This is a predicted structure of a 73-nucleotide RNA (transfer RNA) from Oppiella nova. Rfam family: tRNA. Gene Ontology term of the family: triplet codon-amino acid adaptor activity. The family's RNA type in Rfam is transfer RNA. Lineage of the source: Eukaryota > Opisthokonta > Bilateria > Acari > Oppiella. The sequence is in RNAcentral, with records from Rfam.
[in-house]
RNA sequence: GCCCGUGUAGCGCAGCGGAUAGCGCGUUGGACUUCUAAUCCAAAGGUCCGGGGUUCGAAUCCCCGCUCGGGUG
Numbered sequence: 001g002c003c004c005g006u007g008u009a010g011c012g013c014a015g016c017g018g019a020u021a022g023c024g025c026g027u028u029g030g031a032c033u034u035c036u037a038a039u040c041c042a043a044a045g046g047u048c049c050g051g052g053g054u055u056c057g058a059a060u061c062c063c064c065g066c067u068c069g070g071g072u073g
Stems, first nucleotide, its partner, number of pairs: 001072005007066001010025004018056001027043005049065005
């Protein structure tokens, strides 16, 4: 250089073109407990890497960048 993949909550990941974008862990508050842990209940936390395009409608499809990973010479 070329080819393929990846990017979504603090971390790890789901998410057939249509729901208020979810799950686990973590965090915070509460219950329980003599205390802690465990368990249970609840809450906060995102605008989906960036920019265009297609569409009535895009995290999802297309194009161009960027990040990280892999392959190849």